[in-house]
RNA sequence: CGAGCCGGCCAGGCGGCCGCGUCACGGCGGCGGUGGUCUCCCUAGGGGUUCACCGCUGCACCGUGCCGAGGAACGUCCGGACUCCGAAGGGCAGGAUGCUGGGUAACACCCAGUCGGGGCGACUCGUAGGAAAGUGCCACAGAGAACAGACCGCCGAUGGGCACCGGGCGACCGGGGCCACAGGUAAGGGUGCAACGGUGCGGUAAGAGCGCACCAGCGCUGCGGGCGACCGCAGCGGCUCGGUAAACCCCAUCCGGAGCAAGGCCGAGCAGGGAGCGGGUCGUCCGCCCAAUGCUCCCGGGUAGGCCGCUAGAGCCGUCGGGCAACCGCCGGCCGAGAGGGAUGGCCGCCUCCGGUCUCGAGGAGGGACCGCAGACAGAAUCCGGCGUACCGGCCGACUCGCCAC
RNA sequence: GUGGGCGUAGCUCAGCUGGUAGAGCACCGGGUUGUGGUCCCGGGGGUCGCGGGUUCGAGCCCCGUCGCUCACCCCA
Numbered sequence: 001c002g003a004g005c006c007g008g009c010c011a012g013g014c015g016g017c018c019g020c021g022u023c024a025c026g027g028c029g030g031c032g033g034u035g036g037u038c039u040c041c042c043u044a045g046g047g048g049u050u051c052a053c054c055g056c057u058g059c060a061c062c063g064u065g066c067c068g069a070g071g072a073a074c075g076u077c078c079g080g081a082c083u084c085c086g087a088a089g090g091g092c093a094g095g096a097u098g099c100u101g102g103g104u105a106a107c108a109c110c111c112a113g114u115c116g117g118g119g120c121g122a123c124u125c126g127u128a129g130g131a132a133a134g135u136g137c138c139a140c141a142g143a144g145a146a147c148a149g150a151c152c153g154c155c156g157a158u159g160g161g162c163a164c165c166g167g168g169c170g171a172c173c174g175g176g177g178c179c180a181c182a183g184g185u186a187a188g189g190g191u192g193c194a195a196c197g198g199u200g201c202g203g204u205a206a207g208a209g210c211g212c213a214c215c216a217g218c219g220c221u222g223c224g225g226g227c228g229a230c231c232g233c234a235g236c237g238g239c240u241c242g243g244u245a246a247a248c249c250c251c252a253u254c255c256g257g258a259g260c261a262a263g264g265c266c267g268a269g270c271a272g273g274g275a276g277c278g279g280g281u282c283g284u285c286c287g288c289c290c291a292a293u294g295c296u297c298c299c300g301g302g303u304a305g306g307c308c309g310c311u312a313g314a315g316c317c318g319u320c321g322g323g324c325a326a327c328c329g330c331c332g333g334c335c336g337a338g339a340g341g342g343a344u345g346g347c348c349g350c351c352u353c354c355g356g357u358c359u360c361g362a363g364g365a366g367g368g369a370c371c372g373c374a375g376a377c378a379g380a381a382u383c384c385g386g387c388g389u390a391c392c393g394g395c396c397g398a399c400u401c402g403c404c405a406c
Numbered sequence: 407g408u409g410g411g412c413g414u415a416g417c418u419c420a421g422c423u424g425g426u427a428g429a430g431c432a433c434c435g436g437g438u439u440g441u442g443g444u445c446c447c448g449g450g451g452g453u454c455g456c457g458g459g460u461u462c463g464a465g466c467c468c469c470g471u472c473g474c475u476c477a478c479c480c481c482a
Base pairs, nucleotide, nucleotide: 001402002401003400004399006397007396008395009394010393012351013350014349015348016347017346018345020068021067023065024064025063026062027061028058029057030056031055032054033053034052035051036050038048040047041046042045070377074388075387077386078385079384080383081382082259083258084257085256089286090285091284092283094255095254096253097252098251099113100112101111102110103109114128115126116125117124118123129250130249134248135247136244137243138242151189152188153185154184155183158182159181160179161178162177164175165174166173167172197215198214199213200212201211202210216240217239218237219236220235221234222233223232224231225230263308264307265306266305272299273298274297275296276295277294278290279289280288300481301480302479315334316333317332318331320329321328322327353375354372355371356370357369358368359367360366407478408477409476410475411474412473413472416431417430418429419428425462433449434448435447436446437445455471456470457469458468459467
C1' cells in the first nucleotide's frame, strides 16, 4: 500500500426566528371562606359594593422556566415484572427447550469451552440428546432398500446330463473333456441420495473378514488429563451395525390461564327480547369453590367521557474491586417523554461529512469553482431483558494474509 | 395496543400421515345452429406470497420476512 476479519462508538454541529406537548411557577378570570371598608338597602341581624389574605379551579386565557424519540422506538418472535381470575390442588393430554460449564429476575438470550463443517489465516457457522428401546417411511430407477439381493458377469468343486478313451464277460470302475440344469458367489459391471468397511497376502471351483497383516470406524476394559462436554495412550473383541427424531416416539428439565383495550373508581346514555345451559379464563378426569340477580349464543339498542394504573427503574454515568469473559459487588453522582386525533417540527445563516460535474496540476498527491446539500432505515403509547429484520454514511481500536522498501 | 386466522391458475377453493399440484367458474379452439346462448368435445395457463434450512426429495416440516383479514366497551 492492497485485500480481509472482529469489536466498540456516532447517527451532523453552532446561532437566529417561529411553532408543538407534559409539568411547575407567575399573571388574569371564576368559585368558596375569613377579616376589614362604604354617601348603599332593610323587620338589627344580615344582604350588596369594594379591598386584602387563604384555598380550590380554568390553560378551546396570557407569560416564563425545565425537559421532550431510537439504535433499532419496528416486527411482536421469546423471557420476565405488574394486574386480574370466587383454588391457581393432583393426574392425563398438550406445549417449550435440548453438547458442557457458567451468567441472569427469566429466556429459545449472553459468555467461556467441547465436537463437527468452512476458510491459507485473522476468524466464522451449527434446532449439536437418543436410530445398539420400539414403530413408521425411503418415490422413480434397480435383481435387491434393511437381520437385503442373483439382471449381466464369474464358478459350476458337489449333484445331474452328453458323447469319448482305457479296463472288465457283465453290472460297472477309472480318466480327462463338454453343457450351464440344479446350485454356489457379493470380488467386477449396472441402478440409485443411499447397496452391508479399505488395501495387500493367503485361501477357494469361483468368491467372500473366510483367515492374517496394516489402516479406518464402533464397542468394552484399564491408565492419565479436565468440574464437565470431551481428549490422549494402551490392550481386547471380526463387532463392521444404512439414513430419517425440523416422522411418531424415548429420556431429562420447565410450563395454571389471560393480558394495561389487564384491572380499579366516577359519570353519561339506552331497551330490551329470544334460545340453550350450571358456572369457575384452552382441553380432559378427579378434587375444591360459588350459584339461578349465573354463563353462552342470536337479534336489537346505547356510548365513543373523566381520573388512577403511568413511569425512579432487574435505571443511567463514573471510580475501585472480583472474574478469561458474560456479569457481579462497593461507593459517589444524575433524573433523561408520558400523549389520547395522539407533541418532539419548520425556515434562514455559517461550518463540516458525503456524492457528482468542470478545472489547475502529470490521468498522481493536493487545491479551486459550481450543483445536490444532511440527503439512510425509521418514530415512543404499561415497563424492562433479549432475538430478528431495515439502514445514507462516518470515526476508533485489535488482528490476519499478500506485495514493496529499509 | 393485544390476541387469533389466511396467502395455491384471472376468481372461489381442494390438496395433511413429504414422492414431480387438481376441481368449478372464467379464457382459447372445434362441433351443433341461419346467428348468438345453452349443450358436447378438446386445449392452454402455476416462481404454491418471498428468502433460507431439514430431507435423497418440501405446497406440506422448521426459521425469518412481506401482505391481507377478524375480535376487543356498555345494556351484560